[in-house]
Description
A computed fold for a 162-nucleotide RNA from a bovine gut metagenome, annotated as Lysine riboswitch aptamer. It matches the Rfam family "Lysine riboswitch aptamer". Its family is annotated with lysine biosynthetic process in the Gene Ontology. The sequence is in RNAcentral, with records from MGnify. Model confidence (mean pLDDT): 77 of 100. The model forms 95% of the base pairs in the Rfam consensus.
């Protein structure tokens, strides 16, 4: 510095019956009610609706759809990937929010239990702290040793070949 491997509910990806989402939204009548209503928020600008009743509660009838999971199965792989935290294209205009690509700094061997925050419709499921024990590597040690124990680091590692 090359090339090849290894860790196990190991990562990512795509398809996916199904469950949910939900008797929900939207829509139609009835009805109580009475002047505002529509765009993530606010103000401004423009356009739609509305005393032939808006928004809005209560009732009937019809009735979805998306991210998200999800048996299995296919692909690529082993910083595989994930994630914070800054900045960063939702448009008519300003300011605030949210904000995919991407850029820069970080933190994370793993995967699993709790306990907490955060997203979500959600006891699913995702992610972030903390914590625990497991489990895979290398270093110290100690036991006569195969090997096990202990106590510590981190994948910018570890192993094996040129």
């Nucleotide at each position: 510095a090359a090339u090849a491997g290894a860790g196990g509910c190991g990562c990512a990806g795509c398809c996916g019956a199904c469950a949910g989402g939900a008797g929900u939204a939207c829509c139609g009548c009835c009805u109580g009610g009475g002047a505002g209503c529509c765009c993530c928020g606010g103000c401004c600008a423009g356009g739609g609706c509305u005393a032939u009743g808006a928004g809005u509660g209560g009732g009937c009838g019809a009735a979805a759809a998306a991210g998200g999971g999800a048996a299995g199965g296919c692909u690529g792989c082993c910083g595989a990937a994930a994630u914070g935290c800054g900045g960063g294209c939702a448009g008519g205009g300003c300011c605030g929010a949210u904000g995919g690509a991407c850029c820069g700094c970080g933190u994370u061997g793993g995967g699993c239990a709790u306990g907490g925050g955060g997203a979500g419709a959600a006891u699913a499921u995702c992610u972030c702290c903390a914590u625990g024990a497991c489990u895979g590597u290398c270093a110290u040690g100690g036991c006569a040793a195969a090997g096990c124990c202990a106590u510590g680091g981190a994948g910018u590692g570890c192993u094996a070949u040129u």